[in-house]
RNA sequence: AAUGAGAGACAGGGGCGCCCUCCUAAUUGGGGGGGCUGAGAAGCACCCUUUGAACCUGAACCGGAUAAUGCCGGCGGAGGGAGUCGCUCGGGCUCCCUG
Numbered sequence: 001a002a003u004g005a006g007a008g009a010c011a012g013g014g015g016c017g018c019c020c021u022c023c024u025a026a027u028u029g030g031g032g033g034g035g036c037u038g039a040g041a042a043g044c045a046c047c048c049u050u051u052g053a054a055c056c057u058g059a060a061c062c063g064g065a066u067a068a069u070g071c072c073g074g075c076g077g078a079g080g081g082a083g084u085c086g087c088u089c090g091g092g093c094u095c096c097c098u099g
Stems, first nucleotide, its partner, number of pairs: 004089003008085003011049004016043001017036008055080003061074004
C1' cells in the first nucleotide's frame, strides 16, 4: 500500500396501493376526512445504490387470508436493476530512537 469496519459528502435509482365516506358535478375526473398493510401509500419524507430482495419483469401468475388490496406465502438467490470521492478506525509493512 491492499484487504476489513464505520460514518459522511456529492451524485444516482425507486415506489406510492386497497377500502369507506363527504364535497364537487368531472360521470373511468378533482378535492377533503377516515380505515388496512408498510420504512414509506406525495413527503421538503422514506427506502435503496453492485457486499445491490430498494424496485422492476414474469404477472390480468399460483395458493391462502381479507371489508378490500403484492395483505401473507410461493414464484425466488430466477432475470433485470442505480457509484464516485475523500475521512476516521482497524490493519499490516518499512524507517528512526531508546533499553

RNAcentral holds the sequence, with entries from Ribocentre. This is a predicted structure of a 99-nucleotide RNA (TPP riboswitch aptamer (THI element)) from Rhizobium mesoamericanum. Rfam family: TPP riboswitch aptamer (THI element). Rfam describes the family as follows. Vitamin B(1) in its active form thiamin pyrophosphate (TPP) is an essential coenzyme that is synthesised by coupling of pyrimidine and thiazole moieties in bacteria. The previously detected thiamin-regulatory element, thi box was extended, resulting in a new, highly conserved RNA secondary structure, the THI element, which is widely distributed in eubacteria and also occurs in some archaea. Analysis of operon structures identified a large number of new candidate thiamin-regulated genes, mostly transporters, in various prokaryotic organisms. The THI element is a riboswitch that directly binds to TPP to regulate gene expression through a variety of mechanisms in archaea, bacteria and eukaryotes. through a variety of mechanisms in archaea, bacteria and eukaryotes. Taxonomically the source falls in Rhizobium (Bacteria, Pseudomonadati, Alphaproteobacteria, Rhizobiaceae). Its mean pLDDT, the model's own confidence on a scale to 100, is 80.